[in-house]
Parts: sequence; structure tokens; C1' cells
RNA sequence: GCCCCCGUAGCUCAGACAGGAAGAGCGCCUGGCGGCUAACCGGGAGGUCGCUGGUUCGAGUCCAGCCGGGGGCA
Repeated sequence: GCCCCCGUAGCUCAGACAGGAAGAGCGCCUGGCGGCUAACCGGGAGGUCGCUGGUUCGAGUCCAGCCGGGGGCA
């Protein structure tokens, strides 16, 4: 230098193929139950979906460039 994969909640990841309301588990906060804690049950907060631009009525999803991580070729 070229090619491929990945980037979404504090963490691990779905969602992308096929554009139409941003989700799960764990963690955190809170209530219940407990002698206390844990476990269990109920509720809740937490997101510029890596960045910029484009397409579109509408983009996490499609397109281009860039940034970061991993791998391959040279």
C1' cells in the first nucleotide's frame, strides 16, 4: 500500500440479508419478601447506534470518505 471482518446502554451482544417505534442478558438504582445479606419477584434510569457527508418521505440498516480494533496479502 491493497483486501476482509468488527465498532449499538457501564460490560457482553442481538437488530443490518429484506430501510418504517432502538432491544436482551449481566451490572446499577428502587420497591416487595427476608433477623441481615444473598437469591427470588415487581418497577426504573441509562444510547449523538465510531465520525462526516450522501440517497430517501424516512437510515442502526443503503452509498462514499475518514477514525479506531482484529486478520490476510505484499

The RNA shown here (transfer RNA) has 74 nucleotides and comes from a Gaiellaceae bacterium. The coordinates come from a structure-prediction model, not an experiment, and the mean pLDDT is 81. The organism belongs to Gaiellaceae, within Bacteria.